[in-house]
């Protein structure tokens, strides 16, 4: 230096939830708050999922299909990052 990941050591991150503020919505910002995380950092590049517009059918309503978005704490794949035990 890589692979690995310890009852190790100093840090980090932050679900549900409530408060608030954007958005048609999924769903994001803060701010309290820990479920948890060895990358729970960043990227939609690949796959999934989810939301919504037009449209098709249609009593309602569902699915479907375009086009946009969203979720990185779905999964994979890129790049970077702390520390050194077996």
């Nucleotide at each position: 230096u890589c692979c690995c990941g310890a009852u190790a050591a100093a840090a980090c991150c932050a679900a549900a939830c409530c408060g608030u503020c954007c958005g048609c919505a999924a769903g994001g910002g803060c701010g309290g708050g820990a479920c948890g995380g060895a990358a729970a950092g960043u990227u939609c590049c690949g796959g999934g999922u989810c939301u919504c517009u037009c449209g098709u059918c249609u009593u309602u309503g569902u699915c479907c299909u375009c086009a946009a978005g969203a979720c990185g704490g779905c999964c994979g794949a890129a790049c970077u990052g702390c520390c050194g035990a077996a």